A computed fold for a 350-nucleotide part of an RNA from a metagenome, annotated as small-subunit ribosomal RNA, central domain. Rfam family: Bacterial small subunit ribosomal RNA. The full RNA is in RNAcentral, with records from SILVA.

Context: one part of a larger RNA
RNA sequence: UUGGGCGUAAAGGGCGCGUAGGCGGUGCGGUAAGUCACCUGUGAAACCUCUAGGCUCAACCUAGAGCCUGCAGGCGAAACUGCCGUGCUUGAGGGUGGGAGAGGUGCGUGGAAUUCCCGGUGUAGCGGUGAAAUGCGUAGAUAUCGGGAGGAACACCUGUGGCGAAAGCGGCGCACUGGACCACUUCUGACGCUGAGGCGCGAAAGCUAGGGGAGCAAACAGGAUUAGAUACCCUGGUAGUCCUAGCCCUAAACGAUGGAUGCUUGGUGUGGCCGGUACCCAAUCCGGCUGUGCCGAAGCUAACGCGAUAAGCAUCCCGCCUGGGGAGUACGGUCGCAAGGCUGAAACUC
Numbered sequence: 001u002u003g004g005g006c007g008u009a010a011a012g013g014g015c016g017c018g019u020a021g022g023c024g025g026u027g028c029g030g031u032a033a034g035u036c037a038c039c040u041g042u043g044a045a046a047c048c049u050c051u052a053g054g055c056u057c058a059a060c061c062u063a064g065a066g067c068c069u070g071c072a073g074g075c076g077a078a079a080c081u082g083c084c085g086u087g088c089u090u091g092a093g094g095g096u097g098g099g100a101g102a103g104g105u106g107c108g109u110g111g112a113a114u115u116c117c118c119g120g121u122g123u124a125g126c127g128g129u130g131a132a133a134u135g136c137g138u139a140g141a142u143a144u145c146g147g148g149a150g151g152a153a154c155a156c157c158u159g160u161g162g163c164g165a166a167a168g169c170g171g172c173g174c175a176c177u178g179g180a181c182c183a184c185u186u187c188u189g190a191c192g193c194u195g196a197g198g199c200g201c202g203a204a205a206g207c208u209a210g211g212g213g214a215g216c217a218a219a220c221a222g223g224a225u226u227a228g229a230u231a232c233c234c235u236g237g238u239a240g241u242c243c244u245a246g247c248c249c250u251a252a253a254c255g256a257u258g259g260a261u262g263c264u265u266g267g268u269g270u271g272g273c274c275g276g277u278a279c280c281c282a283a284u285c286c287g288g289c290u291g292u293g294c295c296g297a298a299g300c301u302a303a304c305g306c307g308a309u310a311a312g313c314a315u316c317c318c319g320c321c322u323g324g325g326g327a328g329u330a331c332g333g334u335c336g337c338a339a340g341g342c343u344g345a346a347a348c349u350c
Stems, first nucleotide, its partner, number of pairs: 003322004007304002012318001014201004021194003025088007033081002035077002038074005048066007091191001092188003095184004103177007110154001115149007125136002162169002206247006215241002220236004258317006266295011299306002323350003332343004
């Protein structure tokens, strides 16, 4: 619980698809459900308000009027909403022609580097730190050259650059595949927006089964440091990190800013496409559309700041908030193999 709000004070759902529902461009005609006007009936009395009257006044009582904001029926109005019919093209979608991109999935493939193995050269150290030590090394290490194995990640290009709904995506090639953008205005003719439930996607960590394991590295062990050192530093090192299949469903899932549409001075950079100008030539100059940044008018804001990518001015739909702690806890329900997730209080207390 009227309301007022949600960038940072409490508050935008992690993201999409979409059901019900809510909302919905423009012309004409019709209808009359909503809407509006009038009439009739009904809307008990008491109460309440006004007027008048009765108890010497008042309280109290009596009468009349108002009121009862409603419901039903009737007769009308037709602007708006709805409904029916018929059009339209600006919303939405389709077509044709283009180019851009780490968008997705699968398969293949390349070089650098680390580690390990084999061989050559070579000899006493290497490594590590603030300094050391643990550790490795005369059974030949480190260094260096050649060969091999294997896993993971892709330096430069790389950009306040691009793509994706979000999570996220980066060597190269091929196949399959999604979306956006630009041009032409060729077609359909409101087919739209949002979206409770629902369904799907969802980093990392974690879980199940099977593989894989180079480097890194929770746990763990040792060496240091220290009063101690269950840490920071060092030497090792297992899960894990990787792959396949299946779960989990969380996050500072952030722009801490839901989606859609329209409107509102400017400047400057950058990505994509198109057009124009320059006698010819455009990455370069001018313009249009579409992204992505910065600075800023008006306006907004508690301030910080936001400012055509709004936090400005408006409309529609959804989600959410309502003092702090207790508490994202308990209980119940539901989902999960588990870990736990979702939903989500109260007593008490300040």